Description: Small-subunit ribosomal RNA, 3' minor domain from a Candidatus Magasanikiibacteriota bacterium, 128 nucleotides, folded computationally. Lineage of the source: Bacteria > Bacteria candidate phyla > Candidatus Magasanikiibacteriota. Its Rfam family is "Bacterial small subunit ribosomal RNA". The coordinates come from a structure-prediction model, not an experiment, and the mean pLDDT is 82.

Context: one part of a larger RNA
RNA sequence: ACCGCCCGUCAAGCCAAGGGAGUCGGAGGCGCCCGAAUUCCGAGUAAUCGGGAGAAGGCGAAGCCGAUGACAGGGGCUAAGUCGUAACAAGGCAUGUGUAGCGGAAGCUGCGCAUGGAUCACCUCCUU
Numbered sequence: 001a002c003c004g005c006c007c008g009u010c011a012a013g014c015c016a017a018g019g020g021a022g023u024c025g026g027a028g029g030c031g032c033c034c035g036a037a038u039u040c041c042g043a044g045u046a047a048u049c050g051g052g053a054g055a056a057g058g059c060g061a062a063g064c065c066g067a068u069g070a071c072a073g074g075g076g077c078u079a080a081g082u083c084g085u086a087a088c089a090a091g092g093c094a095u096g097u098g099u100a101g102c103g104g105a106a107g108c109u110g111c112g113c114a115u116g117g118a119u120c121a122c123c124u125c126c127u128u
Stems, first nucleotide, its partner, number of pairs: 002091001004088001007084002010081001012078004019071001022068005030060004038053006094115009
């Protein structure tokens, strides 16, 4: 030990993680602008002229890392809340499952599949 068990929504409290417009910060690279020292190439006898590389600086877009973050959705936990009663005995429509539609919620319905279905009947085989 069925006055059992048990499912989900909703309500309350607490907790953690992820998402997240925006804002702030960080490191690195990229593109463009400008371009010191220096340097390279070409022309020239030379003066010089033309072109390129180049630190710092400026601008731009994207990604990365960190902080913050309105908001939104779930998750976990918590003796005695709410609504129903889906599952467990054929759980009162057997259950489960894939899929589609629908519904406060568990769920319901259709189609396919599984038996990890009870009962009754029949068949086959085995034992006595």